[in-house]
Molecule: SAM riboswitch aptamer (S box leader)
Organism: Arenimonas sp.
């Protein structure tokens, strides 16, 4: 860096440095000299990898193709959080941006509301 698959509404702060912008971009709408952002150093969250027991499917090996056991592979949910790799710790991924189908207001022009779904992003994990 490209694809490919999961997932995003839950949950987790404080010391230190440093000093002007930050929330990815678009409109918002927030956070920030009471010091944000970001580094460091401690804590911490959850459970993607992982680690444990089971089940379940294939498949192999022993065995007589039985019964049994052994083992690999894939899926399934369950548990840990103790060892390890990330991740994360303002606001749903802060919200919005294309498209659809709906409800409420309204004479209308439009306005509000939440819902799918896609586009982009973010973490994982997997492939060359």
């Nucleotide at each position: 860096c490209a694809c490919c698959c999961a997932u995003c509404a839950a949950g987790a702060c404080c010391g230190g440095c440093a000093g002007a912008g930050g929330g990815a971009a678009u409109g918002g709408c927030c956070c920030g000299a009471u010091g944000a952002c970001g580094c460091c150093g401690g804590g911490g969250c959850a459970a993607c990898c992982g680690c444990g027991a089971c089940g379940a499917a294939c498949c192999g090996c022993c065995c007589a193709c039985c019964a049994g056991g052994c083992g690999a592979u894939u899926c399934g949910g369950c548990g840990c959080a103790a060892a390890g790799g990330u991740g994360c710790c303002a606001a749903u991924u802060c919200c919005u941006u294309c498209g659809g189908a709906g409800g409420a207001c309204g004479c209308a022009a439009g306005u509000c509301c939440g819902c799918c779904g896609g586009c982009a992003g973010a973490u994982g994990g997997g492939u060359c």